[in-house]
RNA sequence: GUGCAGGGUGCCUAGGGUUCCGCGCUGUCUUUACAGGGAACAGCGGUCUGGUCCGAGAGGUGCCGCCGGGGUGGGAGAAAUCCGCCCUGGUACACGGCGGGGUAAAAGCCCGGGAGAG
Numbered sequence: 001g002u003g004c005a006g007g008g009u010g011c012c013u014a015g016g017g018u019u020c021c022g023c024g025c026u027g028u029c030u031u032u033a034c035a036g037g038g039a040a041c042a043g044c045g046g047u048c049u050g051g052u053c054c055g056a057g058a059g060g061u062g063c064c065g066c067c068g069g070g071g072u073g074g075g076a077g078a079a080a081u082c083c084g085c086c087c088u089g090g091u092a093c094a095c096g097g098c099g100g101g102g103u104a105a106a107a108g109c110c111c112g113g114g115a116g117a118g
Base pairs, nucleotide, nucleotide: 007064008063009062010061011060012059015054016053020051021050022048023045024044025043026042027041028040029038030037031036065091066090067089068088069087070086071085072084073083074082076081093113095116099111100110101109
């Protein structure tokens, strides 16, 4: 300097915005002497705690896969080997933009274990 590998997925959370719901303000309509109230609708608001929703390579957890150790069943075999099941161990390390994408819109989502740094 180059190449390969560092697995997949469900649920949850950090986090995220505003399509829908809710909430707030204003208005139309209605009631009232007036304030005020009322169902529906419309506009605005995420600098509205929330429900729906999105959601981690470097967060949690489960399952699967993979790699070891042990045991066990089957056919031939001295064994190795082949197919299956059970138990158990492991699956390390990981600083990270700008910018772009996407959805209704954003994000620790995707580009991306990227660029870069050590």

Predicted 3D model of a 118-nucleotide RNA (Guanidine-I riboswitch aptamer) from Pacificispira spongiicola. The organism belongs to Pacificispira, within Bacteria.